[in-house]
Molecule: transfer RNA
Organism: Candidatus Peregrinibacteria bacterium
RNA sequence: GGGGAUGUAGCUCAAUUGGCUAGAGCGCAGCAUUCGCAUUGCUGAGGUUGUGGGUUCGAGUCCCAUCAUCUCCACCA
Numbered sequence: 001g002g003g004g005a006u007g008u009a010g011c012u013c014a015a016u017u018g019g020c021u022a023g024a025g026c027g028c029a030g031c032a033u034u035c036g037c038a039u040u041g042c043u044g045a046g047g048u049u050g051u052g053g054g055u056u057c058g059a060g061u062c063c064c065a066u067c068a069u070c071u072c073c074a075c076c077a
Base pairs, nucleotide, nucleotide: 001073002072003071004070005069006068007067010026011025012024013023019057028044029043030042031041032040050066051065052064053063054062
């Protein structure tokens, strides 16, 4: 330098060939239960999907550029 994969909540991951308000588990906060803790149950907070553009009535999903990580190839020494 060239090709490929991944990037979504604090962590691990979904999201049915573009469609209604982006969800789950763990974790966190509150409440109930207990003498107290743990367990369990209920409720809640937390995201604008790596970044920036484009297409579209509509984008996590399609296109372009770019960043990070992993990987393969090539080049130099």